[in-house]
Molecule: c-di-GMP-I-GGC riboswitch aptamer
Organism: Paenibacillus chondroitinus NBRC 15376
């Protein structure tokens, strides 16, 4: 420095269900595993997602289209740190 093996020592935990949190996406905390060598960490790049609000518009108690400042690190890149282990 480079890699990840039917090895070792241990991690994390999708889908789903309940509880709590949020307008929603989406968190969280138990439960359970599809999976994952960073499926640790950071929303900076891109993408996705939703739209309380906001902006616009219509046939207007109504709707619809637009919007991230919001959310995803288990979509890519990028940035950081780290266990085993095999090569050099």
């Nucleotide at each position: 420095u480079u890699c990840g093996a039917u090895a070792a020592u241990g991690g994390c935990a999708a889908a789903c269900u309940u509880g709590c949190c949020g307008a929603a996406a989406g968190g969280u905390a138990a439960g359970g595993a599809c999976g994952c060598a960073a499926a640790g960490c950071c929303g900076a790049g891109g993408g996705u997602c939703u739209a309380c609000g906001g902006u616009u518009c219509c046939u207007a108690u109504g709707g619809a289209a637009c919007u991230a400042c919001g959310a995803c690190a288990g979509c890519c890149u990028g940035g950081u740190u780290a266990c085993c282990g095999a090569a050099a």